[in-house]
């Protein structure tokens, strides 16, 4: 450089045009002589960035940024 992916809570991951969810961490509760386990409950969000399209966008479209694969160039 071209091509394919990928980027959403603290981690891991859904949501394929119509109210942002889940697991796992973390907070509180209950339950236990305690602790774990198990149960219950409440919070966390500029959906990488900037535009566009839609009445409406995480989800489509173009650009960029960052990660990953692959191809290809390397006098």
């Nucleotide at each position: 450089g071209c091509g394919c992916u990928g980027g959403u809570a603290g981690c891991u991951c859904a949501a394929u045009g119509g109210c942002a969810g889940a697991g796992c961490a973390g907070g509180g509760g209950c339950c236990u002589c305690u602790u774990a386990a198990g149960c219950c409950c409440a919070a966390g969000g500029u959906u990488c960035u900037g535009g566009g399209u839609u009445c409406g966008a995480c989800c489509c479209c173009c650009a960029g940024c960052c990660g990953g694969c692959g191809c290809a160039c390397c006098a």
A computed fold for a 75-nucleotide RNA from a Patescibacteria group bacterium, annotated as transfer RNA. It matches the Rfam family "tRNA". RNAcentral holds the sequence, with entries from ENA. Model confidence (mean pLDDT): 81 of 100.